A computed fold for a 71-nucleotide RNA from a Candidatus Liptonbacteria bacterium, annotated as transfer RNA. The coordinates come from a structure-prediction model, not an experiment, and the mean pLDDT is 84. Its Rfam family is "tRNA". It is annotated as a transfer RNA.
RNA sequence: GGGCCUAUAAUUCAGUGGUAGAAUAUCUGCAUGGCAUGCAGAAGGCGCGAGUUCGAUUCUCGCUAGGUCCA
Numbered sequence: 001g002g003g004c005c006u007a008u009a010a011u012u013c014a015g016u017g018g019u020a021g022a023a024u025a026u027c028u029g030c031a032u033g034g035c036a037u038g039c040a041g042a043a044g045g046c047g048c049g050a051g052u053u054c055g056a057u058u059c060u061c062g063c064u065a066g067g068u069c070c071a
Stems, first nucleotide, its partner, number of pairs: 001070007010024004018054001026042006047063005
């Protein structure tokens, strides 16, 4: 320098155009004499910019960051 892949919650990961989910973690309440634990609930997120579309986490382009291969 070139090719390819990835970027979603605090963490690990789903989500192939129509209100973004799980597990763990955090907080609150209940159960217990207390802890552990269990149950119920809450808060918390689509890397940045542009384009296509009635509508974009999803499709296209650029940028940034990481990974991988070639030289």
The RNAcentral record of the sequence draws on ENA.